This is a predicted structure of a 349-nucleotide part of an RNA (small-subunit ribosomal RNA, central domain) from a metagenome. The full RNA is in RNAcentral, with records from SILVA.

[in-house]
Context: one part of a larger RNA
RNA sequence: CUGGGUGUAAAGGGAGCGUAGACGGAUUAGCAAGUCUGAUGUGAAAGGCAGGGGCUCAACCCCUGGACUGCAUUGGAAACUGCCAGUCUUGAGUGCCGGAGAGGUAAGCGGAAUUCCUAGUGUAGCGGUGAAAUGCGUAGAUAUUAGGAGGAACACCAGUGGCGAAGGCGGCUUACUGGACGGCAACUGACGUUGAGGCUCGAAAGCGUGGGGAGCAAACAGGAUUUGAUACCCUGGUAGUCCACGCCGUAAACGAUGAAUACUAGGUGUCGGGGAGCGAAGCUCUUCGGUGCCGCCGCAAACGCAUUAAGUAUUCCACCUGGGGAGUACGUUCGCAAGAAUGAAACUC
Numbered sequence: 001c002u003g004g005g006u007g008u009a010a011a012g013g014g015a016g017c018g019u020a021g022a023c024g025g026a027u028u029a030g031c032a033a034g035u036c037u038g039a040u041g042u043g044a045a046a047g048g049c050a051g052g053g054g055c056u057c058a059a060c061c062c063c064u065g066g067a068c069u070g071c072a073u074u075g076g077a078a079a080c081u082g083c084c085a086g087u088c089u090u091g092a093g094u095g096c097c098g099g100a101g102a103g104g105u106a107a108g109c110g111g112a113a114u115u116c117c118u119a120g121u122g123u124a125g126c127g128g129u130g131a132a133a134u135g136c137g138u139a140g141a142u143a144u145u146a147g148g149a150g151g152a153a154c155a156c157c158a159g160u161g162g163c164g165a166a167g168g169c170g171g172c173u174u175a176c177u178g179g180a181c182g183g184c185a186a187c188u189g190a191c192g193u194u195g196a197g198g199c200u201c202g203a204a205a206g207c208g209u210g211g212g213g214a215g216c217a218a219a220c221a222g223g224a225u226u227u228g229a230u231a232c233c234c235u236g237g238u239a240g241u242c243c244a245c246g247c248c249g250u251a252a253a254c255g256a257u258g259a260a261u262a263c264u265a266g267g268u269g270u271c272g273g274g275g276a277g278c279g280a281a282g283c284u285c286u287u288c289g290g291u292g293c294c295g296c297c298g299c300a301a302a303c304g305c306a307u308u309a310a311g312u313a314u315u316c317c318a319c320c321u322g323g324g325g326a327g328u329a330c331g332u333u334c335g336c337a338a339g340a341a342u343g344a345a346a347c348u349c
Stems, first nucleotide, its partner, number of pairs: 003321004007303002012317001014201004021194003025088004030083002033081002035077008049065006091191001092188003095184004103177007110154001115149007125136002162169002206247006215241002220236004258316006266294013298305002322349003331342004
C1' cells in the first nucleotide's frame, strides 16, 4: 500500500459556513470520451507455459503451438457513465398563513439574600470545630430595629421540559434580530449531498489596556490535626471571578457514537403543530416534527444498540495500524506570553 476498522479494545476533526474535488432525481432526442464488439498492424529474439524431439537420465539443447492480458489505426453498438439540447416535479429552495421557545445582541427595571456604613435598643460574649485555637468584642461586638451604599446571582415556577451548529442559554420589560416546526401547494425547476485547503464561532482557566470589586476564593499568612502535614478542617486573604475592547483556541469540547439520504416489528411517556370523530373542563383515532424509556429482526467480543441504530445499503470527509520513548525532540506556522498546531527517531519490551 492493500485489507480490516473507529460507543467502551488504537481510531470521529470541538462546531459551523463553504472553495476545489468526489458523488448525484425523473424523462426525450443527439454525440460517442469512458464502455462493449469486429478487422488490420504491431507486441524482436532468447526466457516462461503446453505438446513433441536430441544428448543412457537430468540439468542442458532443438522444433511446433499458444501466450505476451498492451498500444495504434479503422468499421460498428448506444444499455450504463459522460457531454450537448429540451422537458418534468417527487429532492432542494421561495412565497403566504399560523403558533411554540432560558436562540442571539443592546438598553432599562425589580425583589430576596450576603457584606459594609449611619442611628436606636441592649450587654458580655460572638464565631468556629470531632474537640479546639487563631480571629472579632466593654473604643460596646454577636442579636435586633430603621435608613443608606455597592456588587454579583436570579429561589419557587423547573420538568430524562424548551431553544441553539457546537460551546452554551434561566428574574421582568422593551427594541433589533437568527433558526426550526406545522398548514396551503402559488412560484423556481436538480438550484442537491459531502467537503481537502480556507474562513468563522468556540466552556473554564490564562494574557493585555481601562474600569469595578459585595460574596466566593488559587497564591499567601495564621490556628489546628499529625511522627511530619508545604494537605484535608478553621480564621483571614490577593490575583481572579464581574464590565468594555482586544488576544488565547484548548477540555472527559462526551451520546467517549462525523454529515446526508433511503429502507427495516411493535409498545409506552412527554413537548410543538395539523386533521377527523365523540353529550366535549375532556377522550378516542390519525398525521408531521422533536425528546425519553422498553423491546423484536438484525448487529455486537461482551456490555449493549435497536425508525434519535452500534441494523440493511449508498455518497463524501476525518482518523487508526503493538506498548513505552511521546503528544516528547527538532524544524515550521501562530501567539504579547503562557503555550497551541503540525509531529519523529534512536533505544527498549